[in-house]
């Protein structure tokens, strides 16, 4: 890497460097020289793991830490079902964590 499971309707900024594209892909729609994206530092958020405690019912709270995250609901749609339609529900794909390896 592959595979398995869980979650994705909330939440979270500044500075320095770089310099032209970026938001996974496709179609949209957005962001970007008022400097995006990316990297570094500081800050923050709080999803999973770990540890402690409570509660009973796999839930709640706390925390040195291990990851992660900090434009737009995973930005919307991309397949199926229902529906006149709007739309709703479930998937596919993706991301993150834990396990396997």
């Nucleotide at each position: 890497a592959c595979c398995u499971c869980a979650u994705c309707a909330c939440g979270a900024g500044g500075a320095g460097c770089c310099g032209a594209g970026g938001g996974a892909c496709c179609g949209g729609c957005c962001c970007g020289a008022c400097g995006a994206c990316g990297c570094u530092c500081c800050a923050g958020c709080a999803a999973c793991c770990a540890c402690c405690a409570g509660c009973u019912u796999u839930c709640u709270g706390g925390u040195c830490g291990g990851u992660g995250c900090u434009a737009c609901c995973u930005c919307c749609g991309g397949c199926a079902g229902c529906g006149c339609a709007a739309g709703c529900u479930g998937g596919c794909a993706g991301a993150u964590g834990a396990g396997c390896g």
SAM riboswitch aptamer (S box leader) from a Herpetosiphonaceae bacterium, 101 nucleotides, folded computationally. Its mean pLDDT, the model's own confidence on a scale to 100, is 83.